[in-house]
RNA sequence: AAAUUUCAUGGAACAGGCCGUGUCCAAAAGGGCAUGGAGCCGGGCCUUACCGGGCAGCAGGAACACACCUGCGGGACUGGG
Numbered sequence: 001a002a003a004u005u006u007c008a009u010g011g012a013a014c015a016g017g018c019c020g021u022g023u024c025c026a027a028a029a030g031g032g033c034a035u036g037g038a039g040c041c042g043g044g045c046c047u048u049a050c051c052g053g054g055c056a057g058c059a060g061g062a063a064c065a066c067a068c069c070u071g072c073g074g075g076a077c078u079g080g081g
Stems, first nucleotide, its partner, number of pairs: 007081001009079003014075001016041003019037001020035006044055004057072005
């Protein structure tokens, strides 16, 4: 110096999710299909031979300290320390 590993942290036009836009079914609610438009997020894990189970965290409700209920709980890439 390079590479690898670990820890915490950041980025984004990856994938993906939400939102938006167009269109279809509709009285409506809501849903289907298409679309990057770049507005938000973009993901740390533990455990099991397997099936599966669990934590941090996020959103909503209740409550307005905590505690409680419901849902989600996640692949990759990359910057510097």
This is a predicted structure of an 81-nucleotide RNA (NiCo (Nickel/Cobalt) riboswitch aptamer) from Candidatus Nitricultor lacus.
It was read from a public genome assembly, where an Rfam model found it.
Its Rfam family is "NiCo (Nickel/Cobalt) riboswitch aptamer". A reference for the family is Furukawa et al. (2015), "Bacterial riboswitches cooperatively bind Ni(2+) or Co(2+) ions and control expression of heavy metal transporters", Mol Cell. Its Rfam clan is "NiCo_riboswitches". Its family is annotated with metal ion homeostasis and cobalt ion binding in the Gene Ontology.
The source organism's lineage runs through Bacteria, Atribacterota, Atribacteria, Atribacterales and Candidatus Nitricultor.